[in-house]
RNA sequence: AGAGUAGGCCGUGCGGCCGCGGGGUCAUCCCCGAGGAAAGUCCGAACUCCACAGGGCAGGGUGCUGGGUAACACCCAGUGAGGGCGACCUCAAGGAAAGUGCCACAGAAAACACACAGCGGUUUUUCCGCGAAGGUGAAAAGGUGAGGUAAGAGCUCACCAGCAACUGGGUGACCAGCUGGCUUGGCAAACCCCACCCGGAGCAAGAUCGAAUAGGAAGGAUAGAGUGGCCCGCUCCUUUGGCCUUCGGGUAGAUCGCUUGAGGAGCAGGGUAACCUGCUCCCUAGAGAGAUGGCCGCACCCUUUCUCAGGAAAGGGACAGAAUUCGGCUUAUAGGCCUGCUCUCGUU
Repeated sequence: AGAGUAGGCCGUGCGGCCGCGGGGUCAUCCCCGAGGAAAGUCCGAACUCCACAGGGCAGGGUGCUGGGUAACACCCAGUGAGGGCGACCUCAAGGAAAGUGCCACAGAAAACACACAGCGGUUUUUCCGCGAAGGUGAAAAGGUGAGGUAAGAGCUCACCAGCAACUGGGUGACCAGCUGGCUUGGCAAACCCCACCCGGAGCAAGAUCGAAUAGGAAGGAUAGAGUGGCCCGCUCCUUUGGCCUUCGGGUAGAUCGCUUGAGGAGCAGGGUAACCUGCUCCCUAGAGAGAUGGCCGCACCCUUUCUCAGGAAAGGGACAGAAUUCGGCUUAUAGGCCUGCUCUCGUU
């Protein structure tokens, strides 16, 4: 210098005028007023109501180990496997020797080896021994080499893979060494088994107060009431009707829930880290059809054009946007900054 890898941060700034939501000693004054994702609503909780003696079945979720946390499918540190020259990245990573099941096509055979072609005893058939070489397949009964044999074969041996026991290390997943018999196909993202966890609905949860009108209940007074301007008529009715008073329930509406919280910043200590502990300081939107906006000036960044240079002019400023509150994950994001590390090339 180039290429890469891991992580963190900012995400226009300042001032003036007008406006909007909330608060204040209710005013011409003062204070506060979006984000790193407020988003998707995918996980986990707090809180509220409903259900619930206890235990089990069914169903669902999680699934290497240790730790963190209120909890988690999250985070940290490690183990194993795979990828990369490397920094580093990825992971549905328990059990296939509990049982059942599946393994298309091809192939003799897809798992209790009934061997297609073949080799050997043997010259044909029959019979017997064999599983080494061929071919098929995603996968073929441990692999390679040597010995051995009629031909062969873990039949024997060396190395490697795998399994089991032992010894040592580690909290553990696991790792290393040594010994042994020679060996057990794959799939649990098939059923299943094992370990642990799991009731439902959600702030439009829920709580308090509470009109007008209509309907309900009790009591009182009255003899009629409704239709209609009035009369007749018609209808209801005396176990009834309208009127008055009281009570209770629900609706509109109001208040609470509502923002002080597993809260933030700084310092110190513990821990590899996630995180935890202590001290000090701070208060930072709370609406209810839902505020957070508009204009101007200066500066910043980007693009284009002009210019001998200094510079000038025009246009633009990502994704998005609170609604009970937290912890995560995922997705979107113009432009820019910082740090650790790796590889290649060059110079000294």